[in-house]
Small-subunit ribosomal RNA, 5' domain from Hypericum perforatum subsp. chinense, 476 nucleotides, folded computationally. The coordinates come from a structure-prediction model, not an experiment, and the mean pLDDT is 83. RNAcentral holds the full RNA, with entries from SILVA.
Context: one part of a larger RNA
RNA sequence: GGAUGAACGUUGGCGGCAUGCUUAACACAUGCAAGUCAGACAGGAAGUGGUGUUUCUGGUGGCGAACGGGUGAGUAACGCGUAAGAACCUGCCCUUGGGAGGGGAACAACUACUGGAAACGGCUGCUAAUACCCCGUAGACUGAGGAGCAAAAGGAGGAAUCCACCCGAGGAGGGGCUUGCAUCUGAUUAGCCAGUUGGUAAGGCAAUAGCUUACCAAGCCGAUGAUCAGUAGCUGGUCCGAGAGGAUGAUCAACCAUACUGGCACUAAGAUACGGCCCAAACUCCUAUGGGAGGCAGCAGUGGGGAAUUUUCUGCAAUGGGUGAAAGCCUGACGGGGCAAUGUCGCGUGGAGGGAUAAGGCCUGAGGAUUGUAAACUCCUUUUCCCAGAGAAAAAGCAAUGACGUAUCUGGGGAAUAAGCAUCGGCUAACUCUGUGCCAGCAGCCGCGGUAAGACAGAGGAUGCAAGCAUUAUCC
Numbered sequence: 001g002g003a004u005g006a007a008c009g010u011u012g013g014c015g016g017c018a019u020g021c022u023u024a025a026c027a028c029a030u031g032c033a034a035g036u037c038a039g040a041c042a043g044g045a046a047g048u049g050g051u052g053u054u055u056c057u058g059g060u061g062g063c064g065a066a067c068g069g070g071u072g073a074g075u076a077a078c079g080c081g082u083a084a085g086a087a088c089c090u091g092c093c094c095u096u097g098g099g100a101g102g103g104g105a106a107c108a109a110c111u112a113c114u115g116g117a118a119a120c121g122g123c124u125g126c127u128a129a130u131a132c133c134c135c136g137u138a139g140a141c142u143g144a145g146g147a148g149c150a151a152a153a154g155g156a157g158g159a160a161u162c163c164a165c166c167c168g169a170g171g172a173g174g175g176g177c178u179u180g181c182a183u184c185u186g187a188u189u190a191g192c193c194a195g196u197u198g199g200u201a202a203g204g205c206a207a208u209a210g211c212u213u214a215c216c217a218a219g220c221c222g223a224u225g226a227u228c229a230g231u232a233g234c235u236g237g238u239c240c241g242a243g244a245g246g247a248u249g250a251u252c253a254a255c256c257a258u259a260c261u262g263g264c265a266c267u268a269a270g271a272u273a274c275g276g277c278c279c280a281a282a283c284u285c286c287u288a289u290g291g292g293a294g295g296c297a298g299c300a301g302u303g304g305g306g307a308a309u310u311u312u313c314u315g316c317a318a319u320g321g322g323u324g325a326a327a328g329c330c331u332g333a334c335g336g337g338g339c340a341a342u343g344u345c346g347c348g349u350g351g352a353g354g355g356a357u358a359a360g361g362c363c364u365g366a367g368g369a370u371u372g373u374a375a376a377c378u379c380c381u382u383u384u385c386c387c388a389g390a391g392a393a394a395a396a397g398c399a400a401u402g403a404c405g406u407a408u409c410u411g412g413g414g415a416a417u418a419a420g421c422a423u424c425g426g427c428u429a430a431c432u433c434u435g436u437g438c439c440a441g442c443a444g445c446c447g448c449g450g451u452a453a454g455a456c457a458g459a460g461g462a463u464g465c466a467a468g469c470a471u472u473a474u475c476c
Stems, first nucleotide, its partner, number of pairs: 001476004006472002009469002013347006019340002021305001026303003030300003035063003040060002043057004070258003079183001081181005088175003093171007101135004110125001113122003141148002154163003184230003191221001193219001196218008233255001235253002237248004261280003283294004311337001313336003319333001320331004350380004360371002363368001385413006420465005425446003431460005441448002
């Protein structure tokens, strides 16, 4: 000198665009953050009305809830980055070849009875389906000799047709796995490993593999730093620097990990699942003491910690996501408003004239110098500000649809609403007076202060930056 997710002191007019718990991955009141489909299905209710139609709804069923959103605790690792690879999976989407035949039995809801304080149940009887099962069929699969084994579902419409369903093949996008190189510090950590290293056989997986097991061999790694210990999410990037390089990893984007702590799996195309299940521990709450409920590192918000970080706002109008044939519904993603000079950029706080150089302040050699054209005063202007009126684009083309609520334009008013902070011994731009008297104090370094202090305190003046300015902290 530059920089910051900054803080503190003081001051503070406006707008655009950004940013805002760096600390306790501490504990959380309350509300919301994932639903949707009635054109899969049989019920119930309401209205209309006279058996057709409309609306709402608990249940079965489908798809989604593995996305989106948060956080960085752990992790020194194929975690990330980069470059390759072979032994794999893939719902929805695209292209394409075939197919959807015949039967059956249940279970919710509901009904009747009933337990419990509640959470939640028990039992009896009935019932539908795009839910479930059986048979038949089959260029997948196993196998190579005959053979074995495995599918399907309908709905809407007057119809055309549309939407769904099953088995294959290919693709796109996504994901799993392997490898080369690279990736902080410590040797006051030198030896380490026992499924350890390799083989055979078997199991297992979507797939390779000590991934797992039995047996056999005795290997594997290591001063090019193994092992151990400490610290840490990694990257694109960001800051500094002429560069080499150093530091860093907020916001945005990609990957990884994680969801009160530890563990297990289920369902599924996909999870070992933030707002799912089960078990255990800690904590909190309810209770009729028998037993139950909970998980903000989602958005707001509260307590706590801290130098320190915002609203319990608004809307689905846009972009995107889920679902649906669609209308639509849901969406604290997102779009916006609010708060904060937290940063950055832009604008303003007036312009021109004005000499008796007014008064006052301050200095003085008492003549004057300076504050200072600064003010007053005269003439103008209206960026801003206040008032009134008009008023877009953003809406995606039949039309309709704007949360934000404005931007902008026109007219009226009146200099009106708007300047501070630090410094002035040298480094370092800017000097005098008064007070104080090694006191009170200053200070980044050198150092000032003991009776004329340009260094303390006040005043006048000056210098620097400016809606900021100083200080502190950290990095280059």